This is a predicted structure of a 72-nucleotide RNA (transfer RNA) from a soil metagenome. The RNAcentral record of the sequence draws on MGnify. Its Rfam family is "tRNA". Its family is annotated with triplet codon-amino acid adaptor activity in the Gene Ontology. The coordinates come from a structure-prediction model, not an experiment, and the mean pLDDT is 84.

[in-house]
RNA sequence: GGGCGGUUAGCUCAGUGGGAGAGCACUCCCCUUACACGGGAGGGGUCACUGGUUCGAAUCCAGUACCGCCCA
Numbered sequence: 001g002g003g004c005g006g007u008u009a010g011c012u013c014a015g016u017g018g019g020a021g022a023g024c025a026c027u028c029c030c031c032u033u034a035c036a037c038g039g040g041a042g043g044g045g046u047c048a049c050u051g052g053u054u055c056g057a058a059u060c061c062a063g064u065a066c067c068g069c070c071c072a
Stems, first nucleotide, its partner, number of pairs: 001071007010024004018055001026042005048064005
């Protein structure tokens, strides 16, 4: 330098055009002498960034940044 993949909650990830979600973690309540386990409720997100397409974009297109793999 070229090709491909990835970037969504604190962490690991799902989500292929219209509701932003799961598990774990965190907070509160129940349970317990207490802790853990278990049960219930709750908070937390500019969907990496910029622009474009569209009535509508996390999702499609272009570019940029970062990470990983391969080729040279």